[in-house]
Annotation: This is a predicted structure of a 1498-nucleotide RNA (small-subunit ribosomal RNA) from a metagenome. The prediction has a mean pLDDT of 84. It matches the Rfam family "Bacterial small subunit ribosomal RNA".

RNA sequence: AGAGUUUGAUCCUGGCUCAGAUUGAACGCUGGCGGCAUGCCUUACACAUGCAAGUCGAACGGCAGCACGGGAGCAAUCCUGGUGGCGAGUGGCGAACGGGUGAGUAAUACAUCGGAACGUGCCCAAUCGUGGGGGAUAACGCAGCGAAAGCUGUGCUAAUACCGCAUAAGAUCUACGGAUGAAAGCAGGGGAUCGCAAGACCUUGCGCGAGUGGAGCGGCUGAUGGCAGAUUAGGUAGUUGGUGAGGUAAAGGCUCACCAAGCCGACGAUCUGUAGCUGGUCUGAGAGGACGACCAGCCACACUGGGACUGAGACACGGCCCAGACUCCUACGGGAGGCAGCAGUGGGGAAUAUUGGACAAUGGGCGCAAGCCUGAUCCAGCCAUGCCGCGUGCAGGAUGAAGGCCUUCGGGUUGUAAACUGCUUUUGUACGGAACGAAAAGGUUCUUUCUAAUAAAGAGGGCCCAUGACGGUACCGUAAGAAUAAGCACCGGCUAACUACGUGCCAGCAGCCGCGGUAAUACGUAGGGUGCAAGCGUUAAUCGGAAUUACUGGGCGUAAAGCGUGCGCAGGCGGUGAUGUAAGACAGUUGUGAAAUCCCCGGGCUCAACCUGGGAACUGCAUCUGUGACUGCAUCGCUGGAGUGCGGCAGAGGGGGAUGGAAUUCCGCGUGUAGCAGUGAAAUGCGUAGAUAUGCGGAGGAACACCGAUGGCGAAGGCAAUCCCCUGGGCCUGCACUGACGCUCAUGCACGAAAGCGUGGGGAGCAAACAGGAUUAGAUACCCUGGUAGUCCACGCCGUAAGCGAUGAGUGCUAGGUGUCACGGGCUUUGACCCUCGUGGUGCCGAAGCUAACGCGUUAAGCACUCCGCCUGGGGAGUACGGUCGCAAGACUAAGACUCAAAGGAAUUGACGGGGGCCCGCACAAGCGGUGGAGCAUGUUGUUUAAUUCGACGCAACGCGAAGAACCUUACCUGGGCUAGAAAGUACAGGAAGUCGGUCGAAAGGUCGAUGUGCCCUUCGGGGAACCUGUGGUUAGGUGCUGCAUGGCUGUCGUCAGCUCGUGUCGUGAGAUGUUGGGUUAAGUCCCGCAACGAGCGCAACCCCUGUUGUUAGUUGCCAGCAUUAAGUUGGGCACUCUAACAAGACUGCCGACCUUUAAGUCGGAGGAAGGUGGGGAUGACGUCAAGUCAUCAUGGCCCUUAUGUCCAGGGCUACAAACGUGCUACAAUGGUCGGUACAAAGGGUAGCGAACUCGCGAGAGGGAGCCAAUCUCAAAAAGCCGACCUCAGUACAGAUAGGAGUCUGCAACUCGACUCCUUGAAGUCGGAAUCGCUAGUAAUCGCUGAUCAGCAUGGCAGCGGUGAAUACGUUCCCGGGCCUUGUACACACCGCCCGUCACACCAUGGGAGUCGAUUGCUCCAGAAGUACCUGAGCCAACCGCAAGGAGGCAGGGUCCCAAGGAGUGAUCGGUAACUGGGGUGAAGUCGUAACAAGGUA
Repeated sequence: AGAGUUUGAUCCUGGCUCAGAUUGAACGCUGGCGGCAUGCCUUACACAUGCAAGUCGAACGGCAGCACGGGAGCAAUCCUGGUGGCGAGUGGCGAACGGGUGAGUAAUACAUCGGAACGUGCCCAAUCGUGGGGGAUAACGCAGCGAAAGCUGUGCUAAUACCGCAUAAGAUCUACGGAUGAAAGCAGGGGAUCGCAAGACCUUGCGCGAGUGGAGCGGCUGAUGGCAGAUUAGGUAGUUGGUGAGGUAAAGGCUCACCAAGCCGACGAUCUGUAGCUGGUCUGAGAGGACGACCAGCCACACUGGGACUGAGACACGGCCCAGACUCCUACGGGAGGCAGCAGUGGGGAAUAUUGGACAAUGGGCGCAAGCCUGAUCCAGCCAUGCCGCGUGCAGGAUGAAGGCCUUCGGGUUGUAAACUGCUUUUGUACGGAACGAAAAGGUUCUUUCUAAUAAAGAGGGCCCAUGACGGUACCGUAAGAAUAAGCACCGGCUAACUACGUGCCAGCAGCCGCGGUAAUACGUAGGGUGCAAGCGUUAAUCGGAAUUACUGGGCGUAAAGCGUGCGCAGGCGGUGAUGUAAGACAGUUGUGAAAUCCCCGGGCUCAACCUGGGAACUGCAUCUGUGACUGCAUCGCUGGAGUGCGGCAGAGGGGGAUGGAAUUCCGCGUGUAGCAGUGAAAUGCGUAGAUAUGCGGAGGAACACCGAUGGCGAAGGCAAUCCCCUGGGCCUGCACUGACGCUCAUGCACGAAAGCGUGGGGAGCAAACAGGAUUAGAUACCCUGGUAGUCCACGCCGUAAGCGAUGAGUGCUAGGUGUCACGGGCUUUGACCCUCGUGGUGCCGAAGCUAACGCGUUAAGCACUCCGCCUGGGGAGUACGGUCGCAAGACUAAGACUCAAAGGAAUUGACGGGGGCCCGCACAAGCGGUGGAGCAUGUUGUUUAAUUCGACGCAACGCGAAGAACCUUACCUGGGCUAGAAAGUACAGGAAGUCGGUCGAAAGGUCGAUGUGCCCUUCGGGGAACCUGUGGUUAGGUGCUGCAUGGCUGUCGUCAGCUCGUGUCGUGAGAUGUUGGGUUAAGUCCCGCAACGAGCGCAACCCCUGUUGUUAGUUGCCAGCAUUAAGUUGGGCACUCUAACAAGACUGCCGACCUUUAAGUCGGAGGAAGGUGGGGAUGACGUCAAGUCAUCAUGGCCCUUAUGUCCAGGGCUACAAACGUGCUACAAUGGUCGGUACAAAGGGUAGCGAACUCGCGAGAGGGAGCCAAUCUCAAAAAGCCGACCUCAGUACAGAUAGGAGUCUGCAACUCGACUCCUUGAAGUCGGAAUCGCUAGUAAUCGCUGAUCAGCAUGGCAGCGGUGAAUACGUUCCCGGGCCUUGUACACACCGCCCGUCACACCAUGGGAGUCGAUUGCUCCAGAAGUACCUGAGCCAACCGCAAGGAGGCAGGGUCCCAAGGAGUGAUCGGUAACUGGGGUGAAGUCGUAACAAGGUA
């Protein structure tokens, strides 16, 4: 520090997700040790048991228990407070601290900084006192009640308990005369004096009273700060203030009476929700964000609610009273209790520890002290909860062991890892030694202060001595021995780490993208590897990354986002000069900012974590001083911003009134006759009752042609005939005036198209709804004919629009060019001129710059400032609920649950379009001949069958694989056999091989017998090679599956002209350029131009055949001349033909023309055998179709192995209601039949072609010459030509079908061959919709040959020649293709994408008659305990009084206030509900096709 994910790819926007750190954690697997920390986050739920606050005998009366002493007694024992001490009690101090928890609390809280009207026990300093009396009471005794808790009566007694009196420095009050109000003693010591004694007395210490000051603590108060909601906007009657009184420690409506009507609030009152606050903690570069466990400060609470008492302090966790809920005890009459103290229990929960030790240390309470108490605290126990440290060994060790896993079978890997050898001993185990934490205190002694004092006390020193829970722990030493100690997660990318097997969209994984449908590095297991390590993963949570709320640090033309527009209060911001001020600001001073934490430098535990000393810091607040630039404030000025006046100008700016013509429609009259209207075509409609058309006249409403324009005006919406009236704004020029008067603007106010609403008018045309006619599968649409609201006017609402420049307003600055509107200046030949300058509008093009790009660009989307509005992923949703507005429609404001990993912008390349342009092709057109109808052949589907083997399916399957199924082929079926197998290789044994015969069987096969000995070497024993048989084990075999695992081969687009690359350039990039453009071509063929220049694969050419000529060569070919023959038969010849090798020839080379660009080229011509590629063939770019083929072959994987292999016989592939494709033959006279006669080319032939000749009507048979072929042979070419007959008919056409008889091939023609002869003589008379081929030696037509093959060919396939046409104006249309361009929401690419209803399932949610609960407002009733006040007939020790009585007090009663409780009525929130509304998601559903292309009606 970034990464993954939207796309075919790209850039951007934007969300989601990941890598990091952290935690009071939990869960899963695992677990050796130690140190330091942490440990109920949930039910402020309920609690058994024990402990957590006591202490003081130096305050007191005393003495229950213990010990000692004394006395009595023989003893048991009794007596004795005498001593140490001390239960219970009186009294003092403490119990208000310490400890827990976070419910409540949004301010009576907290943090920071201030303030004045207060209190204060213990402590400190200094001052004054501490005199003299009195009456009670608990304990205790006696009596009694009660189950208990507890209580009552009576009697005795003490005090530092209580109450008077005296005194009063100071205190308080005051009418300044005065008045009021205190106290307590205890302990130690002691010379004199007194006393019977106790003691008095003196003194020291402690204590006590009063007031003063201080310290610390506490109470009160002000300011500032820290949270969410406006779908909470108004709140408040003691409320705000005053006067007086009361009350308090103290200010104060704190309380009361009266008076006034204030006070708080958009700088967010009130209400609701949530929450203890802080130092700090986590994270982060920081700013921030989240949190507030442990530690520390403050607050609040103590079962729930209320209340006071005591006290210095409480409205009191381990106190009291009352009410309530709950629990416990009970003798049913009554009582008791409060773990949010430490342990512990139950419960809740994913989850959180021991009913431990000690007061040794630190601290606290009491005490003179010793000391006692202390679940504060210090320690220990439990838990990997966290942080830190250590260990589980180290070195050597290759035959790279075994085993595992993988394998291309060679090996690789685990892996120096192990074994083995040597060494070490941390930890653990055993034994031994052994701390720091402890010094105060105490005792003794010395010095000193105080003192009368050598008491006591205080300060300091020496010596002695006691005290350790942890703990025999840390630490140290010794011994043996590798001994006691490794797991977890991951391995597709992000993200370090890969293979095998299993599974087969199953099981499963997953943080995101996504894996899994038979070859899964993604599931499960194994091997191996990677990471971390006593832990590792997962889950949850916070911050980060996220600049994804942007202060630092974002945006708003098209991605989310500028309010429809203006005016304008508050608010924010604001020109220029001077003076003053000092609020902001800046600088310094002082105080504070607790400690801890963080940071720096040191120190201590062996290190570290941890602990500790010092420093810095705590960015803050306050205080004081200074400065005067800047902002603010105040005052005085200025004119540049802004405004006013005077002078001009343009304009569909607004409102009202009046007027006008054209047109539509309607009405009247006339002319006139059969149609009009409408459409793609029609129909509905109108018209013989006279339409349309036409002439004249009239009515009425609405809108204003031409001018008219990127024109003008207005804030926007918007504004258009002409004239008049009223009225707003703007611009230009110069001068004068005011003197910052300005800009923006939340809330607010106003305006605001169309549609719509209300009331009343109006209504010609147009026209939602509606009706009819068409179209259509349907057509609630598009088209047509009608037609009502409405459109128009007046008044009133509504308040929304793609209200758009999708661009808020204002100001300043930053190159230009060119139009146009308004005005002004200069020049000027005075013109409706031209040129030029300026201001203000309105357009286009462009610099810099900006932008993701597109684009913007002085009219900014540039550079800056000010103010406002708005945005934060898509959907749900601009929806629900609530509120406001509205007559309604609805508008404004505006969520959540849930769901997805995208949604989106711009640009790119393709593909596509019922987009455009250009061009080509037997694509259409023009022609010729066919198919589709018939019969037959052949292939396919379907059906049938035991089987009808399999494959091929639009073009590009269907006379295709198959260049030839009777057996074989053959893969299929039935039946019969074999199991190392029908064929290959290997080892062993036997035998040569082979030949012949018998027998069973359909054959395969089984079985029996006979015969036979070969070749090579030889030491003659034998061995070897080939072959046969048997046996054994590695294995064979498979036309079984997967062409979607593959190779190879092939089809197709398409012989279409395309497809790319290097370098350069442009672009952020995908990409573009080149390859586009202008011409031209069959062609990306060539030329020209051009940020391109070159190149490659294709095109063309090179290759073959053919067309002309030449040279060479003449046998088997040829024959001109010579001779010869029946015959080129022979002699002869090689001129010709021909053959087959080599050459030549054609290149737009020449001429002319044309359009061009002097090009490329095109057109015409000459010459030439051939002319613009001469004709034909071979040749098939990058790629597309998961095209075809596992059945040609090869091959991965899977499957079968007495069978899915193999052999045999027979059958089937040849079936046959039907359908389709491809063909043949025909339907006839351009013909058929018969007779005669002529002319090819190219092929084949020895298991062959087979002549002559003979026989047969014929197929053919016999025959065998010749030929391994320019020699022989197949072999006859046929159409054609000549002649004859047939004369338009189902025929002398056509030949199917059928009967009979034969021939040939073959082991065998039944299923199931071909051919011949005789006879038979079907359909068919030119073929519907539709559709195919062909542009010249082509179509059409005619025969010939070959492959396959024993036999079997219809033009089935591959070839050959003979005869030999017609037509092409042209590119509008159909089909296919190429190039450019355009749109796109497509990219599996239009066979694309995609919308809505309905049906089904699930999910969350709104409404809902109601119902349940929580909180809360108001009204009323009621009123415990308790303070205060009133009363107090009953009762009472202290004081006064001789007494009566008084003063004072108590019980009791009452009043105000008030908790729980009760009743009523509202509000808010939450749960639930029959039914209901929409929404989301889901696999293959249904109906249509709305959108994306002109998406077929933009």